[in-house]
Molecule: transfer RNA
Organism: Streptosporangiaceae bacterium
RNA sequence: GCCGUACUAACUCAACGGCAGAGUGCCGGUCUUCCAAACCGGCCAUCGGGGUUCGAUUCCCCGGUACGGCU
Numbered sequence: 001g002c003c004g005u006a007c008u009a010a011c012u013c014a015a016c017g018g019c020a021g022a023g024u025g026c027c028g029g030u031c032u033u034c035c036a037a038a039c040c041g042g043c044c045a046u047c048g049g050g051g052u053u054c055g056a057u058u059c060c061c062c063g064g065u066a067c068g069g070c071u
Stems, first nucleotide, its partner, number of pairs: 001070007010024004018054001025043006047063005
């Protein structure tokens, strides 16, 4: 220098263009003498910008970060 992959919640991951979900975590409650476990409820997210589209996490472009490959 060129190419590819990834980027979504505090963390680990889903979501083939149509309501953004799960587990863990955190907070509150039930239970318990207390703690833990269990159960119930709640909290927080699409890397940034632009484009296409009635509609974008999803497709396209530019940029950023990480990882890998080639030279």